[in-house]
Transfer RNA from a Candidatus Nealsonbacteria bacterium, 73 nucleotides, folded computationally. NCBI's taxonomy places the organism under Bacteria, Bacteria candidate phyla, Candidatus Nealsoniibacteriota. The sequence was found in a public genome assembly. Rfam family: tRNA. By type it is a transfer RNA.
RNA sequence: GCGCCUGUAGCUCAGUGGAUAGAGCGCUUGGUUGCGGACCAAGAGGUCGUAGGUUCGACUCCUACUAGGCGCG
Numbered sequence: 001g002c003g004c005c006u007g008u009a010g011c012u013c014a015g016u017g018g019a020u021a022g023a024g025c026g027c028u029u030g031g032u033u034g035c036g037g038a039c040c041a042a043g044a045g046g047u048c049g050u051a052g053g054u055u056c057g058a059c060u061c062c063u064a065c066u067a068g069g070c071g072c073g
Base pairs, nucleotide, nucleotide: 001072002071003070004069005068006067007066010025011024012023013022018056027043028042029041030040031039049065050064051063052062053061
């Protein structure tokens, strides 16, 4: 330099173009407990990597860029 893959919550990951973007773990609060763990209930936490385009409507499709990974030269 060229090709391919990935980027969504603190972490690991779901999410057929259509209602308010979700789960597990973690975190916070409360319950329970002699204290803690486990368990139960509730809650906080997201410019969906960045910019543009297509569309009535985009996490999803298209383009460029960017970060990481793999392969080729």